[in-house]
Context: one part of a larger RNA
RNA sequence: CCCCUGUGAAGGAACUCGGCAAAUUGACACCGUAACUUCGGGAGAAGGUGUGCCACCGGCGGUGAUGAGGCUUGCCCUCUGAGCUGCUGGGGGUCGCAGUGAAAUGGCCCAGGCGACUGUUUACUAAAAACACAGGACUCUGCUAAGUCGAACACGACGUAUAGGGUCUGACGCCUGCCCGGUGCCGGAAGGUUAAGAGGAAGUGUUAGCGGACCUUCGGGUUCGCGAAGCUCUGAAUUGAAGCCCCGGUAAACGGCGGCCGUAACUAUAACGGUCCUAAGGUAGCGAAAUUCAUUGUCGGGUAAGUUCCGACCUGCACGAAUGGCGUAACGACUUCCCCACUGUCUCCAACGUGGACUCA
Numbered sequence: 001c002c003c004c005u006g007u008g009a010a011g012g013a014a015c016u017c018g019g020c021a022a023a024u025u026g027a028c029a030c031c032g033u034a035a036c037u038u039c040g041g042g043a044g045a046a047g048g049u050g051u052g053c054c055a056c057c058g059g060c061g062g063u064g065a066u067g068a069g070g071c072u073u074g075c076c077c078u079c080u081g082a083g084c085u086g087c088u089g090g091g092g093g094u095c096g097c098a099g100u101g102a103a104a105u106g107g108c109c110c111a112g113g114c115g116a117c118u119g120u121u122u123a124c125u126a127a128a129a130a131c132a133c134a135g136g137a138c139u140c141u142g143c144u145a146a147g148u149c150g151a152a153c154a155c156g157a158c159g160u161a162u163a164g165g166g167u168c169u170g171a172c173g174c175c176u177g178c179c180c181g182g183u184g185c186c187g188g189a190a191g192g193u194u195a196a197g198a199g200g201a202a203g204u205g206u207u208a209g210c211g212g213a214c215c216u217u218c219g220g221g222u223u224c225g226c227g228a229a230g231c232u233c234u235g236a237a238u239u240g241a242a243g244c245c246c247c248g249g250u251a252a253a254c255g256g257c258g259g260c261c262g263u264a265a266c267u268a269u270a271a272c273g274g275u276c277c278u279a280a281g282g283u284a285g286c287g288a289a290a291u292u293c294a295u296u297g298u299c300g301g302g303u304a305a306g307u308u309c310c311g312a313c314c315u316g317c318a319c320g321a322a323u324g325g326c327g328u329a330a331c332g333a334c335u336u337c338c339c340c341a342c343u344g345u346c347u348c349c350a351a352c353g354u355g356g357a358c359u360c361a
Base pairs, nucleotide, nucleotide: 001356002355004353007350008349010347011346014345019342027051028050029049030048031047036041038171052094053093054092056090057089058088059087060086061085062084063083067079068078069077070076071074095099107340111336112335113334114332115331119131120130135169136168137167138166139165140164141163147155148154172327173326174325175324177257178256179255182254183253184250185249186248187247188246191245192244193243197239198238202234203233205231206230209226210225211224212223213222214221215220258276259275260274261273262272285319286316297313298312299311300310301309
């Protein structure tokens, strides 16, 4: 000097990102217990008092000696209630610093945020405000269900719409506004567009044959053109479904929810008016918020002093209603702020113990 353990004057969070760690509290009995509340809770709220040992006196039990009585004479019944004993109460005495004498054995309160709750999770750096959840909603599915699956089997389900699948939200309370122009989904079928297929107008190639020119040993040969049938190739009109265009619906579908100018008898502000644009211009509620840049906004509270915190204001850079909005008792190894108690966290360190390190052998 280090690890581990216990102790500490005065102060008591001044430490620190933060009371991290440690300390406090602690058992049982009795008294007592607030706001709030979903009336269950909150609650062991908080806050108090007592606790050993000795003898005595009671109360309520257990056991039931002894004695007495009764008759149906029995291992009988009724009464009595000694002794021992369990629990509990009362006053009294007594010892120590200390009586749940060791050990085990909640610190508490106030107020915000988030998530209702109990649960679940990154096996080996994250336990949470993340996931799940009961509840809510939309949507698909009529049974050979939808859906899952490479096929089949199988599951769904030996279920049948009070059932099953998918998606979103997330107890409960009060609520959930406007927009269907875009994208998606659902419905519609008049018109436009549209594939293969059907269709076959017209044409291409080939050539039996025919015609012309040239050559000829008159047998024919070369070459140019026309060209039936058949075969081959190309192929117009016409016909031709869904889809798309189109017409409607639908937002607890994906999503979206304005600008400028003027105006009131101080000023300021604008209930009001004008105008442009839009599918519609953000309603209720909340708001410097887990969201606010400027920002340590401004005011109030708490402190001697407060970039955090709480209450308000609203100028919301850039809240907002099931990507839910706002509340909310209870709950939380969550997170923020304050207070009480308590302490070596600190002012500021000290001495001691076990084991190391270290020195010597």

A computed fold for a 361-nucleotide part of an RNA from a Chloroflexota bacterium, annotated as large-subunit ribosomal RNA, domain IV. The RNAcentral record of the full RNA draws on ENA. Lineage of the source: Bacteria > Bacillati > Chloroflexota. Its mean pLDDT, the model's own confidence on a scale to 100, is 87.